This is a predicted structure of a 1444-nucleotide RNA (small-subunit ribosomal RNA) from an uncultured bacterium. The coordinates come from a structure-prediction model, not an experiment, and the mean pLDDT is 84. It matches the Rfam family "Bacterial small subunit ribosomal RNA".
């Protein structure tokens, strides 16, 4: 969300507690009543009529017969049919035997057979109790109720006896004697039918026993007293401790007893290829149970759902005294609950009871009713139909898409609605008889008409825009999405999928070979027991003969139906359903087979042991025994130290050490030998003898014959440490002490020092007890080493050689493995056995248990909580890891900085503002190659609102430009002044005002949306491709290796050959030289001049084009004959000559949205734009970065030289004159190799003499100049006058390797003006490098990693909060299951002295029998005790998970 039919299914929770109705009755042909209707005879009543006793009437009442009813006695049936699954882990249940241990109502079957009798008794009446259920007591009375007796076909029992079966007791047939046991009648005229009673036999339903199967927990390991078993009674339809008494002392259990947990079994159902796994709804078959517990009673059957008594808890009625009840039958009802239906109709059908039938009952069943709860079918039209209508979304605005979809036109009518007709289900030959039902189904009308949803669209997983949100809101099955362009969330539209549905939630199985029989696996991922010995098991050598238990074959039962699967049939087709086949893979019996498995017997020797021989061993246990070495004691020489350490201290020492000499004592441990060498199960074992002893190993084939091989349990061993009782103690040495280092330092380092270490017992039982590799056997390429042994060759013997066994190692093929790696000592190939794993953490932790003296071991979990945790490998980063190399990194050196004033930027702070950016190197004299207004974005105030600018439209002719007024100006008023081009003459353009709106306009936000541009590593020497090879792959080679280079430069070698971007060269500029060219440039010759001034000259100088030149090219060594490196030679220049330009792949979300450029998002009378003034120039302070100097290698005066690159018309400015000077006046020349800007330090000469100075020059006073519309905030420049810090700068740091560093000036651009900055340029002109240990940075290899945002990585634990599962202890509390005692109901048995008694005996009296009481054993509930189990519970210990 929802249109139809069909068939099916429907309390999975409270076995929770239940009003109502209905769910089991029937039979009158078993019986006496009774009632009703009609009869039959009797009767004669009221009343009516009159002639008054007569007619007439017929009632009650008796009575015969008939039909109907049915409360009661009697029989059968209520043990079937329905429901539910509490309970049950068990012969319950499935399967298969068995019963020689047994029953079986109605139904077949066969035989017989019913004879005479006899007390009672309900109903009913009376009478009485009770509220009511109901009960009592006297009377009457009937059966097919009830009881003797007769009979006995036969049955049963005892005793004999015959014959026969069998698995033990036995069991069947037959004979004979004895004893004992029956019956009922109804219906009908009759025939005959229905019943009875004894028996046989069957059928059919049942009872009892066995093998096998049948959850989960060993942290449940011993249980068990009627219990095992016997013989004897008793009981049952029967076996049988079922029961009781008596003996014995047994019976289960690691092949799981008992206990605890769940839990009806199955046939089947789901799924799965299949083995398997879950499941046991509906149909079916069997148990089990009926409010809970308990007992019988009838009866064929019951210990009984709708029966009975107790006892319990409810519930209900009541007159308080008592009584009723049981829905887990069908409906319904309240409760729980996520959830499950009508208080329907019929006995038409099937099937059931009862009856001779008729026929009555039947919530069994047949049908209807809810419910898309499942499966099936079937519809909501169908064909045509482009202007691709409109409408919706999107849009690059061109369009595209919804889309043949709608409209329209042309059908069609299934269902749904109406109308006609009409079923089979009935068994039947005639009547009758249908709940469903007037329903299915036929026809027939009418009209497209009434009838579509839902979920997705990030991957997986098919199906993409838009808009909205903006780590919000939410969304998710992993993964992961949403922090302003979301295909992932919300709506839109489209799409995709299924469709009277869809989607989600849950559970099961699959994929999951992730518990692995099929079908895993333990070196390093999780996993081999620390080692070894041996029980039970499991597995086992060669020949042979038997058996047939396992294997195989046939064959017989069985394997219910339904279900599956197959082939047909029936509903229009499917679902459904009928029949038929197979099929149900099992079990059981029987026949056969003998290969292998087993047994068994017998024989073999190779497996395994012995036996002889023979050698090696730090194997083991006691004893003894040696020498060095360290301590400590005694002496003795001798003096001030020793001792420790990176450096000290603490300690020792004049009381005489350390050192040295010489005796002496003690313990402990054995240097060389010594070895991936030796033994040993493993921990282990080392001096040297000796004694007792274990094993392997060689040879060798005498002996025994499979005696083996693993090994759960158990038993024995077992390092260090510790623990206990005694010993012993030289040295080391936990703890402790002091010293030190340290931010601390409970550590490392030092002085000491006590347990311990040693040795005897005696515990402990663990290690990274490791080969992180269990034991055993067999087999499969080699090489090459070590131990130990034995043979062979050599005339003997020795080296040597060769061949075997064993052990103990590297290397290495196949093979094996994720890969590392492993490979005869497997982790190859196969074979037995044993442990032992199944994601991380929580945890080897709880709590139980067994050890232990303790420390503590061993077995060993759950709650919770995460997507991960882990191996090997590989690319990278990284490392206070290692190896080569490099680089002004370091070192050597200069000259600096950081200290002072003073200039500049930045940070704080402050402001109305003090716009913005830029932040380690790589922001900070950076953006800015110049903020007084402008610049300008900032901040205050006045404005303007289609705009200060761009386009388009309408209206209109204006301007520009000067001037005056207000005012701060932007603006306003106003004077003045009145176009310009092009034309087809219609206009059009330009400028310029008003007007309307699209739109402008933003230095407004996001460099983390972006393009360009930039910085940085870094001019480091790297950074990749193709095709080839190798690897399962990520990748690797190539690029590594050996050499060399400044270079991945070269060269040599290699599975790698080649190639590209980087390196280099190729461009520039410089150093040297030819040539050309000589102006404005040059002048050696010649002539002139004040001058290269002029003639005259281009040789030089220079200018600037074109060439040359340099390539490790020659020579020598060295180097591998290479590359190349050295060292010459010539050369101006030599090994890249020297400087510039040039920036690989890539890193930094490195910078810039404010240069530009742009997407998105903001603003629109303001975040835009216009003007004044202000602010960017603030100032307690930090920081960079610079420039002045602290002076004598200087300062000051004076005089004399010498550049190069530039600039210059709104410039540059010469001479000259004016000013002390900045400059001012004038002007010559110059758009420049002509001309002007225009040098310093340096030289020389004087003078200052080490001072805060003739160093230094801030600072601050007047006075003065330039520029500019204006120097107040806030330029520059000069004169005077003032003279401040400062005497070379702590920690620390910086730049330089040659024409550099330093110093010394000059330009330039910027600009009206302002340069201590910045790009250029030239003068002068150094010092030092041993080297690569060491600090930085970076190349290359190699290593180690738990790192990958990559060391600024990861990460580990106490503290605090917050929630969550949990554990302990001291109590409370609640349930369970069993014990022990104690009361003991109802029954069953058994007794029985009280009392009652119809049948039968007895003439009686009385008896038998019985019933009632009452006693006793058993016994339910119930109560009392201690224990055992489970759960709960404040505080509490540790685990888990979160945010920053």
């Nucleotide at each position: 969300u929802g249109g139809c039919g069909g068939c099916g299914u429907g309390c999975c929770u409270a076995a929770c507690a239940c009003a109502u109705g209905c769910a089991a009755g029937u039979c009158g042909a078993a019986c006496g009543g009774a009632g009703a209707u009609c009869u039959u005879a009797u009767g004669g009543a009221a009343g009516u009529a009159c002639u008054u006793g007569u007619a007439c009437g017929g009632a009650a009442g008796u009575u015969u017969g008939a039909u109907c009813u049915u409360a009661g006695u009697g029989g059968c049936g209520g043990a079937c049919g329905g429901g539910u699954g509490a309970g049950u882990a068990a012969c319950g249940c499935g399967u298969g035997a068995g019963c020689a241990a047994c029953c079986u109502g109605c139904c077949u079957u066969a035989g017989a057979c019913a004879g005479g009798g006899g007390g009672a008794u309900a109903a009913c009446a009376a009478c009485g109790g009770g509220a009511a259920a109901c009960c009592g007591u006297u009377g009457c009375u009937a059966a097919u109720a009830c009881c003797g007796c007769a009979u006995a076909c036969c049955u049963u029992c005892u005793c004999u006896u015959u014959c026969u079966g069998g698995c033990a007791u036995c069991g069947g047939a037959g004979a004979g004697a004895g004893a004992a046991g029956a019956a009922a009648g109804g219906a009908g005229c009759a025939a005959u039918c229905c019943g009875g009673u004894c028996u046989u036999a069957g059928a059919u339903g049942g009872g009892c026993u066995c093998g096998c199967g049948u959850u989960g927990g060993a942290u449940u390991a011993g249980c068990u007293a009627g219990u095992u078993g016997g013989a004897a009674g008793g009981g049952u339809a029967a076996a049988g401790g079922c029961c009781u008494a008596c003996c014995a002392a047994g019976g289960c259990a690691a092949c799981g007893a008992u206990c605890c947990a769940u839990a009806g079994c199955c046939g089947a159902a789901c799924u799965g290829a299949g083995a398997g796994g879950u499941u046991g709804a509906c149909c079916g078959g069997c148990c089990a149970c009926a409010u809970u517990g308990g007992g019988a009673c009838u009866g064929a059957g019951a210990c009984a759902c709708g029966g009975c008594c107790c006892a319990g808890a409810c519930u209900c009625c009541u007159a308080c005294g008592g009584g009723a009840g049981g829905c887990a039958g069908c409906a319904g009802u309240g409760g729980g609950g996520a959830a499950u239906a009508u208080u329907g109709g019929g006995c038409a059908a099937u099937g059931g009871g009862c009856g001779a039938a008729a026929g009555c009952c039947u919530g069994a069943c047949c049908c209807a009713g809810c419910a898309a709860c499942g499966c099936c079918g079937c519809g909501u039209g169908a064909a045509g139909g482009a202007u691709g209508a409109a409408g919706g979304c999107c849009c690059u605005c061109g369009g595209g898409u919804u889309g043949u979809a709608a409209a329209c036109u042309u059908c069609u009518u299934u269902g749904a609605u109406c109308a006609g007709g009409g079923a089979a289900g009935a068994a039947a030959a005639a009547c009758a008889u249908g709940a469903c039902g007037g329903u299915a189904c036929c026809u027939g009308a009418a009209g497209a008409a009434c009838a579509a949803g839902c979920c997705a669209c990030g991957g997986c997983u098919a199906a993409c825009u838009a808009c909205g949100u903006g780590c919000c809101a939410g969304c998710a099955g992993c993964c992961g999405c949403g922090g302003u362009a979301a295909u992932a969330c919300g709506u839109a539209g489209g799409u995709g999928g299924c469709a009277a549905g869809c989607g989600u939630u849950a559970u099961c199985c699959g994929g999951a070979u992730u518990u692995a029989c099929u079908g895993g696996g333990u070196g390093u991922a999780a996993a081999g027991g620390g080692c070894g010995u041996g029980u039970a098991g499991g597995c086992g050598g060669a020949c042979g003969g038997g058996c047939a238990a396992g294997u195989c074959a046939g064959a017989u039962g069985u394997g219910a139906a339904a279900u599956c699967u197959c082939c047909a049939g029936g509903c229009u087709c499917a679902a459904c359903u009928u029949g038929g086949a197979a099929a149900c893979u099992g079990c059981a019996u029987c026949u056969g087979a003998a290969a292998c498995u087993g047994c068994u017997c017998g024989c073999c020797u190779u497996g395994a042991g012995u036996g002889a021989u023979g050698g090696a061993g730090a194997g083991g246990a006691c004893a003894g025994u040696g020498g060095a070495a360290u301590u400590c004691c005694u002496a003795g020489u001798g003096u001030a130290a020793c001792g420790g350490u990176a450096a000290a201290a603490u300690g020792u020492g004049c009381a005489g050490a350390g050192a040295u000499u010489a005796g002496g004592a003690a313990g402990a441990a054995c240097a060389c030998c010594a070895g991936u060498g030796g033994c040993g199960a493993a921990g282990g074992c080392g001096g040297c003898u000796g004694u007792c002893u274990g094993g392997a190993c060689a040879u060798u084939a005498a002996c025994u014959g499979a005696c083996g091989c693993u090994g759960a349990g158990g038993c024995g061993c077992g390092a260090a440490a510790g623990c206990g009782u005694g010993g012993g103690u030289a040295g080391c040495a936990a703890a402790c002490a002091g010293g030190a280092u340290u931010a601390g330092a409970u550590a490392c380092c030092c002085u000491g020092g006590u347990a311990g270490u040693c040795c005897a017992c005696g515990c402990c039982g663990u290690a990274a007890a490791c080969g992180a590799u269990g034991a055993u056997u067999a087999c499969u390429a080699g090489g090459u080493g070590u131990a130990g042994g034995a043979g062979g060759u050599a005339u003997c013997g020795a080296c040597c050689c060769c061949u075997u066994c064993u052990g103990u190692g590297c290397c290495g093929c196949a093979g094996u493995u994720a890969a590392c790696a492993c490979a005869a000592u497997a982790a190859g190939u196969a074979a037995u056995c044993c442990a032992c794993c199944u994601g991380g953490g929580g945890a080897g932790u709880a709590c139980g248990g067994c050890c232990g003296c303790a420390a503590g071991g061993c077995u060993g979990a759950a709650a919770c909580u995460c997507a991960a945790a882990g191996g090997a490998a590989u690319u990278g980063a990284c490392g206070g890891g290692g190896g080569c190399c490099c680089g002004c990194a370091c070192a050597a050196g200069c000259a600096g900085u950081g200290g002072a004033g003073u200039a500049u930027g930045u940070g704080g702070u402050u402001u109305a503002a003090u716009u913005c950016g830029a932040c380690g190197c790589a922001a900070c004299g950076c953006g800015a190659a110049g903020a007084a207004c402008c610049u300008u974005a900032c901040c205050a105030g006045g404005g303007c609102u289609u705009g200060a600018c761009a386009u388009c439209c309408c209206u209109u002719g204006c301007u520009a430009u000067a001037c005056c007024u207000a005012g701060a100006g932007a603006u306003a008023g106003g004077u003045a002044g009145u176009u310009c081009c092009c034309u087809u003459c219609g206009g059009g353009g330009a400028c310029g005002a008003g007007g309307a709106g699209a739109c402008a306009g933003g230095u407004g936000g996001u460099g983390c949306a972006u393009g360009g541009u930039u910085g940085u590593c870094g001019u480091c020497a790297g950074c990749u491709c193709g095709u080839g090879u190798c690897g399962u792959g990520a990748g690797a080679u190539g690029u590594u290796g050996g050499g060399u280079u400044a270079a991945g430069u070269c060269c040599c070698g290699c599975a790698a050959c080649g190639a590209g971007c980087g390196c280099a060269a190729c461009c520039c500029c410089u150093a040297u030289u030819g040539u050309u060219a000589g102006u404005u440039g040059c002048c050696a010759u010649c002539a002139u001049u004040g001058a290269g001034u002029u003639g005259g000259g281009c040789a030089c100088u220079c200018u600037a084009g074109c060439g040359a030149g340099a390539c490790u090219g020659c020579c020598g060594u060295u180097g591998a004959u290479a590359a190349a490196a050295c060292g010459g030679a010539g050369g101006a220049a030599g090994g890249u000559g020297g400087g510039g330009a040039u920036g690989a792949c890539g890193u930094c979300a490195a910078a810039u949205c404010a240069u530009c450029a742009u997407g998105c998002c903001c603003c629109u009378u303001a975040u835009g734009u216009c003007c004044u003034g202000g602010g960017c120039u603030a100032c307690a302070c930090a920081c960079g970065u610079a420039c002045u100097a602290c002076a004598a290698u200087g300062g000051c005066u004076a005089c004399a030289a010498c550049a190069g690159a530039g600039g210059g018309c709104a410039g540059c400015g010469a001479c000259a004159c004016c000013g002390c000077g900045a400059g001012g006046u004038g002007a010559a020349g110059c758009g420049a190799a002509u001309c002007c800007c225009a040098a310093a330090a340096u030289g020389u000469a004087g003078u200052c003499u080490c001072a805060g100075u003739u160093c230094g020059g801030a600072u601050u006073g007047c006075a003065g100049g330039c520029u500019g519309c204006a120097a107040c905030u806030c330029g520059c420049c000069u004169g005077c006058a003032u003279g401040a810090a400062g005497u070379c700068g702590g920690a620390a740091u910086u730049g330089c390797u040659a024409g550099u560093a330093a110093u010394g000036g000059c330009a330039g651009g910027u600009c009206a003006g302002c340069a201590u900055a910045c790009u250029g340029c030239c003068g002068u002109g150094a010092a030092u490098a041993c080297g690569u240990u060491c600090c930085c940075g970076g190349g290359c290899c190699u290593u180690g990693u738990a790192c990958a945002c990559a060391c600024c990585g990861c990460c580990c634990g106490u503290c605090a909060c917050a929630c969550c599962a949990u554990g302990a202890g001291a109590g409370u509390c609640u349930g369970u299951a069993a014990c022990a005692c104690c009361c003991g109901a109802a029954g069953c048995c058994a007794g029985u002295a009280g009392u009652c008694u119809a049948a039968c005996c007895g003439c009686a009296a009385g008896g038998a029998g019985g019933g009632c009481g009452c006693u006793g054993u058993c016994g339910a509930a119930g109560g009392u005790g201690g224990g055992a189990c489970a759960g709960a519970u404040a505080a509490u210990g540790g685990g888990g998970u979160g945010a920053a």